[in-house]
RNA sequence: GGGGGCGUAGUGUUAGCGGAAGCACAUCUGUCUCCAAAACAGAGAGGUCGGGUUCGAAUCCUGACGCCCCCG
Repeated sequence: GGGGGCGUAGUGUUAGCGGAAGCACAUCUGUCUCCAAAACAGAGAGGUCGGGUUCGAAUCCUGACGCCCCCG
């Protein structure tokens, strides 16, 4: 330099496939307990960035950036 894959909460994720985001673990709060753990109840926390298409984009198109793999 060329080609391909991936990018969603702190972490993981074939939740999703155009009508606006779910689960698990972790964290925090409460209940329980002498205290803690466990268990149960609840809370906070997210679409890498720009542009386009569309009434509507996490999703489709496109550029960039980051990570991984292959070729030279």
A computed fold for a 72-nucleotide RNA from a Candidatus Harrisonbacteria bacterium, annotated as transfer RNA. The RNAcentral record of the sequence draws on ENA. Rfam family: tRNA. Rfam's curators write: Transfer RNA (tRNA) molecules are approximately 80 nucleotides in length. Its mean pLDDT, the model's own confidence on a scale to 100, is 83. Lineage of the source: Bacteria > Bacteria candidate phyla > Candidatus Harrisoniibacteriota.